[in-house]
RNA sequence: AGCCGAGAAAGGCAAACCUGCGGCGACGCAGGGACGCAAAGCCACGGGGCCUCGCCCGAGGCCGGCCGGGCCUGCCGAA
Numbered sequence: 001a002g003c004c005g006a007g008a009a010a011g012g013c014a015a016a017c018c019u020g021c022g023g024c025g026a027c028g029c030a031g032g033g034a035c036g037c038a039a040a041g042c043c044a045c046g047g048g049g050c051c052u053c054g055c056c057c058g059a060g061g062c063c064g065g066c067c068g069g070g071c072c073u074g075c076c077g078a079a
Base pairs, nucleotide, nucleotide: 004077005076012037013036017032018031019030020029021028022027035065041071042070043069045068046067047066048063049062050061051060052059053058
């Protein structure tokens, strides 16, 4: 330095649910709360799911805690 990831240590994040606020909605933000997470850090680039425009088409959105990809990013360290 690369791969890897302990019944390790330190620190970190925070699902469902509840409350408040915002949004037509998917959902977001804040507080509480912990099911989990070694990128559960960041980016809607590809796929996927979802919402709205009555449906198809098409368009505009939401989800990174669904899978890839990128940032050759980042803590710790046994086998």
The RNA shown here (c-di-GMP-I riboswitch aptamer) has 79 nucleotides and comes from a Bacillota bacterium. The sequence was found by an Rfam model in a public genome assembly. Its mean pLDDT, the model's own confidence on a scale to 100, is 83.